[in-house]
Molecule: RNase P RNA; transfer RNA
Organism: Candidatus Sulfotelmatobacter sp.
C1' cells in the first nucleotide's frame, strides 16, 4: 500500500425563495355567540433501521376463591435488567491454523452457537449389509474330527540275493545281526482341497452410524486377555458462588445416534389489544315515564239480566255493557283576521301531539407524547450495567404534514489541462419513511470515517 | 395500526400432525376406436413442494428468518 474478516460510528453542510403540519403570541371581518372565514410574526417538524411484527414490557378493558390437568414457551453456570427467547462474563464442546507425539491425545492462537436429560419409558434408524442394538458371523484367521490327492519320513511281515561268521535260518540263549532288491501291510508329518464341529471379532466388505482408541506383549488364531498412555464410570478430598477443573484411589469398560420425535425434569405464562378504552353528544328511527279538552240523542250489530207468550224451535218487551256510524252542544287547536263575532278543517282518552329520561350512531374531546427520556462529567464494576451531579425539551398529525426549486461548498466516478499542488466540464448520492410508547432481535442499505486481527506485495 | 390463515405439475386439491416411494381429478401429447369429429379405451410427458438457512444419515413434512396472497377487527344501540 492492497485485499479479507470483526467491531464502533456517520448516513452530506450552509444559505435563499415558494409550500405543508402543529404550537405560541397578537389580529381584521361575520355570527344563530357554539363558532366560521382571513391576514401576520416567532418556535418545532422522521430513522438507523421509523420496516418485519419475531420476543419482552408499560398502559387499558374483560375475566378471576384456591388447587390441579391440559396447552404454549424457555433450558450449561453466574450476573445485568421493569422484563425478555436480549445483553455481559465464565465453562464445556465443535471447527480452522500452528507446535508436539509412532498414534490416540496434549498445548497455543483464532472462531462458532436453540448448549438440560438417550443409565425413566415409548418410538424411529430407509437402502445396503451377516448384524442397526437382549447383538451377530458373509468373506477371512485359527483349532479339532473325517475323507481325498501329492510329497516326505521312518516301521512291521514275507521272499530272493550278497558278504562275514562257530552258526544265517537248523540250533543255543533272557536276547540273533549287516547290506541290496522285490512284494505286501499299516502308521506319521507337511502342503492343498472338501465336509462337519468349534473358537475369534484383529482384518476385509456395507453403511450416516458397527459395540472404547493407539502401541507393546500375549495367544492355536484372536480379543481389555495382560500392561502403558488416552478416553469412560464410580468414590474421595481440594480449588471455584456455580457450571466445572485438575489430583488421588478403585473398576477392564457397562451405556450407538435422534428429544428443532413423543416424552421426562426444572422454571415461567389468564385473555385481548390504542380499531385497547374513557368522556361529551346532532338529526332520524325505536324504548321508558309524564302531560293535555266530554257529554247527550238516534240507528245498527254483538253480548248479558229479568218478565211475558209459546206450536217448546223461538219470538216480543224492558234494562245494562261493548263496538261502529251519524247528529247536536261543549272544549282544544290550526287557518281566514289587528281583535271579537262568524265561517271552516282536524282532534277529544291516548294512536298521533307535547315535555322529559336513558342507551347510542354521525361528529367532537381525551388516551397522546416529560419519558424504564437525551447529552456531558465523576464514581463502582473485567463488562453488560448501576449510582450521583449538572444541563436540555426533542414530531404528535389523525386518511395522515415533514416537500419542491436554485446557489455555494464537501464527497465519489468519468473526461480534459498541468511536472506537481491543483483547476475546468459532466454525472451521481442508497435502504427506506413516524401513527400509543419503550427495551431488544431480525431483515434491507449507495458511499464514507476510526480501531483491531490475518494474508500478500514493495522498501529499509 | 393490530390479529389470523394459506403457498405442492397449467388449474383445483391430498400428502405434512407421526421425516425415508411426491399422488388424485380436470387439462396436454401419442396410439386405438370412427368415413371425420366428439365420446370411450390404453399409454406417456410435465414438480427447484414460495425463497434462504438450521436440526437430522436423510426435510414437501420439524425449527428460524424473509417473500407473496387472502381474510378479520374501528360497528352497533
Nucleotide at each position: 500500500c492492497a485485499g479479507c474478516c470483526g467491531g464502533a460510528c456517520c448516513g452530506g453542510a450552509c444559505g435563499g425563495c415558494c409550500g405543508c403540519u402543529u404550537c405560541u403570541c397578537a389580529u381584521g371581518c361575520c355570527u344563530u355567540c357554539g363558532g366560521g372565514c382571513g391576514a401576520g410574526a416567532g418556535g418545532a417538524g422522521a430513522g438507523g433501521a421509523a420496516a418485519g411484527u419475531c420476543c419482552g414490557a408499560a398502559c387499558u378493558c374483560c375475566g378471576c376463591a384456591g388447587a390441579g390437568c391440559a396447552g404454549u414457551g424457555u433450558g450449561c453456570c453466574g450476573g445485568a435488567u421493569a422484563a425478555c427467547g436480549u445483553c455481559c462474563g465464565g465453562g464445556a464442546c465443535g471447527c480452522c491454523g500452528g507446535g508436539u507425539u509412532c498414534a490416540a491425545g496434549c498445548c497455543c492462537g483464532g472462531u462458532g452457537g436453540a448448549c438440560g436429560g438417550a443409565a425413566a419409558g415409548u418410538g424411529c434408524c430407509a437402502c445396503a449389509g451377516a448384524a442397526a442394538a437382549c447383538a451377530u458371523a458373509c468373506c477371512g484367521c485359527c483349532c479339532c474330527g473325517c475323507c481325498c490327492a501329492u510329497u516326505c519320513u521312518g516301521g512291521g511281515g514275507a521272499g530272493a540275493g550278497c558278504a562275514c561268521g562257530g552258526g544265517a535260518g537248523g540250533a543255543u540263549g533272557c536276547g540273533a545281526g549287516g547290506c541290496u532288491c522285490u512284494u505286501u501291510c499299516g502308521a506319521g508329518a507337511a502342503u492343498g482341497g472338501g465336509c462337519g464341529g468349534g473358537g475369534u471379532a484383529a482384518g476385509g466388505g456395507u453403511g450416516a452410524a458397527a459395540a472404547g482408541g493407539u502401541g507393546c506383549g500375549g495367544c492355536a488364531a484372536g480379543a481389555g486377555c495382560g500392561c502403558a498412555c488416552c478416553g469412560c464410570c464410580g468414590c474421595g478430598a481440594c480449588a471455584g458462588u456455580a457450571a466445572u477443573g485438575g489430583c488421588g484411589c478403585g473398576g477392564g469398560c457397562a451405556g450407538g445416534g435422534c428429544a428443532a420425535a413423543c416424552c421426562c425434569c426444572a422454571c415461567a405464562c389468564g385473555g385481548a389489544g390504542c380499531a385497547a378504552g374513557a368522556c361529551c353528544a346532532a338529526a332520524u328511527a325505536g324504548g321508558g315515564a309524564g302531560g293535555a279538552a266530554g257529554u247527550u240523542c238516534g240507528c245498527g250489530g254483538c253480548u248479558u239480566u229479568g218478565a211475558u207468550u209459546u206450536u217448546c224451535g223461538a219470538a216480543u218487551c224492558a234494562g245494562g255493557g261493548c263496538c261502529g256510524c251519524g247528529g247536536g252542544c261543549a272544549c282544544g287547536u290550526g287557518c281566514c283576521g289587528g281583535c271579537u263575532c262568524g265561517g271552516u278543517g282536524c282532534g277529544u282518552c291516548a294512536a298521533a301531539c307535547c315535555u322529559u329520561c336513558g342507551g347510542g350512531u354521525a361528529g367532537g374531546u381525551c388516551g397522546c407524547u416529560a419519558g424504564a427520556g437525551c447529552c456531558g462529567c465523576g464514581c463502582a464494576g473485567c463488562a453488560a450495567u448501576g449510582c450521583g451531579c449538572g444541563g436540555c425539551c426533542c414530531a404528535g398529525a389523525g386518511g395522515a404534514a415533514u416537500g419542491g426549486c436554485c446557489g455555494u461548498c464537501a464527497c465519489g466516478c468519468a473526461g480534459g489541462a498541468g511536472c506537481a499542488a491543483u483547476c475546468c466540464u459532466g454525472c451521481g448520492g442508497a435502504c427506506a419513511g413516524a401513527a400509543u410508547u419503550c427495551g431488544g432481535c431480525u431483515u434491507a442499505c449507495a458511499g464514507g470515517u476510526c480501531c483491531g486481527g490475518c494474508u500478500g506485495c514493495c522498501a529499509a | 395500526c393490530g390479529g389470523g390463515a394459506c403457498g405442492u405439475g397449467g388449474c383445483u386439491c391430498a400428502g405434512c400432525c407421526u421425516g425415508g416411494u411426491a399422488g388424485a381429478g380436470c387439462a396436454c401429447u401419442c396410439g386405438c376406436u370412427u368415413g371425420g369429429g366428439g365420446u370411450g379405451c390404453g399409454a406417456g410427458g410435465g414438480g427447484u413442494c414460495g425463497g434462504c438457512a438450521g436440526u437430522u444419515c436423510a426435510a414437501a413434512u420439524c425449527u428460524g428468518c424473509c417473500c407473496g396472497u387472502c381474510c378479520c377487527g374501528a360497528c352497533c344501540a